Model confidence (mean pLDDT): 82 of 100. Transfer RNA from Jakoba bahamiensis, 72 nucleotides, folded computationally. Lineage of the source: Eukaryota > Jakobea > Jakobida > Jakobidae > Jakoba. Its Rfam family is "tRNA". Rfam classes the family as a transfer RNA.
RNA sequence: GAGCUUAUAACUCAGUGGUAGAGUGCUCGCCUGAUAAGCGUGAAGUCGGUAGUUCGAACCUACCUAAGCUCA
Numbered sequence: 001g002a003g004c005u006u007a008u009a010a011c012u013c014a015g016u017g018g019u020a021g022a023g024u025g026c027u028c029g030c031c032u033g034a035u036a037a038g039c040g041u042g043a044a045g046u047c048g049g050u051a052g053u054u055c056g057a058a059c060c061u062a063c064c065u066a067a068g069c070u071c072a
Stems, first nucleotide, its partner, number of pairs: 001071007010024004018055001026042001028040003048064005
């Protein structure tokens, strides 16, 4: 220098154009003599950034940032 992959909740990951979800964790409650386990409930995201396409973008396109891999 070129190409490819990844970036979504505190953590691990789904979601392949139609208003973002699960598990773990956290809050509150139930249960218990108490704790754990179990059950219920709630909060937590401008989806790495900036533009573009589209009626509509986490998703498609361009550039940038970070991490990783390959080639030179």